RNA sequence: GGGCCGGUAACUCAGAGGUCAGAGUGUUAUCCUUAUAAGAUAAAAGUCGGUGGUUCGAGUCCACCCCGGCCCA
Numbered sequence: 001g002g003g004c005c006g007g008u009a010a011c012u013c014a015g016a017g018g019u020c021a022g023a024g025u026g027u028u029a030u031c032c033u034u035a036u037a038a039g040a041u042a043a044a045a046g047u048c049g050g051u052g053g054u055u056c057g058a059g060u061c062c063a064c065c066c067c068g069g070c071c072c073a
Base pairs, nucleotide, nucleotide: 001072002071003070004069005068006067007066010025011024012023013022018056027043028042029041030040031039049065050064051063052062053061
């Protein structure tokens, strides 16, 4: 330098153009317990890597850029 894959909650990931952006883990509160753990219920937590474009509508499609991984040279 070229190609491919990925970037979504604190972490690991799902989400194939529309209806709240979700799950598990974690965190917080309450319940349970003598107390803790386990268990139950609830809540908080997201500029969906960035900028532009397409579209009535974009996490999703397109272009460029940034970051990480792999392959080729």